Background
This is a predicted structure of a 350-nucleotide part of an RNA (small-subunit ribosomal RNA, central domain) from an uncultured Chloroflexota bacterium. The coordinates come from a structure-prediction model, not an experiment, and the mean pLDDT is 87. It matches the Rfam family "Bacterial small subunit ribosomal RNA".
Context: one part of a larger RNA
RNA sequence: CUAAACGUAAAGGGCCUGUAGGCGGCAUGGUAAGUCCGUAGUGAAAUCUCCCGGCUUAACUGGGAGCGGUCUAUGGAUACUGCCAAGCUAGAGAUCAUCAGAGGAGAGCGGAAUUCCCGGUGUAGUGGUGAAAUGCGUAGAUAUCGGGAGGAACACCAGUGGCGAAAGCGGCUCUCUGGGGUGGUUCUGACGCUGAGGGGCGAAAGCGUGGGGAGCAAACCGGAUUAGAUACCCGGGUAGUCCACGCCCUAAACGAUGAAUGCUAAGUCUCCGGGGUAUCCACCCCCUGUGGGCUGCAGUUAACGCGUUAAGCAUUCCGCCUGGGGACUACGGCCGCAAGGCUAAAACUC
Numbered sequence: 001c002u003a004a005a006c007g008u009a010a011a012g013g014g015c016c017u018g019u020a021g022g023c024g025g026c027a028u029g030g031u032a033a034g035u036c037c038g039u040a041g042u043g044a045a046a047u048c049u050c051c052c053g054g055c056u057u058a059a060c061u062g063g064g065a066g067c068g069g070u071c072u073a074u075g076g077a078u079a080c081u082g083c084c085a086a087g088c089u090a091g092a093g094a095u096c097a098u099c100a101g102a103g104g105a106g107a108g109c110g111g112a113a114u115u116c117c118c119g120g121u122g123u124a125g126u127g128g129u130g131a132a133a134u135g136c137g138u139a140g141a142u143a144u145c146g147g148g149a150g151g152a153a154c155a156c157c158a159g160u161g162g163c164g165a166a167a168g169c170g171g172c173u174c175u176c177u178g179g180g181g182u183g184g185u186u187c188u189g190a191c192g193c194u195g196a197g198g199g200g201c202g203a204a205a206g207c208g209u210g211g212g213g214a215g216c217a218a219a220c221c222g223g224a225u226u227a228g229a230u231a232c233c234c235g236g237g238u239a240g241u242c243c244a245c246g247c248c249c250u251a252a253a254c255g256a257u258g259a260a261u262g263c264u265a266a267g268u269c270u271c272c273g274g275g276g277u278a279u280c281c282a283c284c285c286c287c288u289g290u291g292g293g294c295u296g297c298a299g300u301u302a303a304c305g306c307g308u309u310a311a312g313c314a315u316u317c318c319g320c321c322u323g324g325g326g327a328c329u330a331c332g333g334c335c336g337c338a339a340g341g342c343u344a345a346a347a348c349u350c
Base pairs, nucleotide, nucleotide: 003322006319007304008303012318014201015200016199017198021194022193023192025088026087028085029084030083031082033081034080035077036076037075038074039073040072041071048066049065050064051063052062053061054060091191092188093187094186095184096183097182098181099180103177104176105175106174107173108172109171110154115149116148117147118146119145120144121143125136126135162169163168206247207246208245209244210243211242215241216240220236221235222234223233258317259316260315261314262313263312266295267294268293269292270291272289273288274287275286276285299306300305323350324349325348332343333342334341335340
């Protein structure tokens, strides 16, 4: 480079934003760069193919013709692409009205429960397990009532539900704030799609500084079990889990399915809108739009399955794969306080 792939066989970047680049709607005119056609030149010799000839043949060799990517000049064509000019509104955006939502950030508030502390009642157990024991308790526990402190998480509502780009988001109120849907069709007039690098976000664990610490709980210490038990079970328990600020940047970061656009049977459930019908109103019913699910035609698939939320039919752009192990490794580079992360081989071996 060509080719075939990427749900489960190797393979979709964790997710966005966006630079370069690539690609790009409808219609008109111009231009003629790409594109196409003609003509002229170039395309050294040798080599190659064909024809004729020379060595007794051949190899070898002489002559002629041909092929040939490309390039240059010139004349022409104008469908497509590009460029220029002036337009359009179906893409995109804006605007107005309206709607739903655990979307994000900050502040405040609330009740239940656990634990601890104080006080009352009360007495011998309690706790725990397969059974026990360690543990706690006559210095009064467990149980029960009243009061107080503190931290973390928010039962029911709750849904195959909603929102967010992903990570993720769930008590209530307020403030600030992002995105989305529907309807009108008022405005701009292709302003678009993708996106190598770059930048930002990124669960948990972990790290730094300072707070906080109720419950839970790596490590650790006991008790059991067992042949042993560095475990599973039980009693304790420190980091951590929480907050602020700063790092880390990984994951089965999964729909194991990149983003965008168009097209292609139906049925059914559901969230949020709009319209119609109906009605006193609310339902019901019908149509329609964006989401979330299930079943399924065509099609597709190695099969499983997917099937208008495609893994179907197509286009554009990015990422990635090329036998298993060695190896999510070594070396080097970049990043990090560290832990380590990113990039990423080879020998050897089957």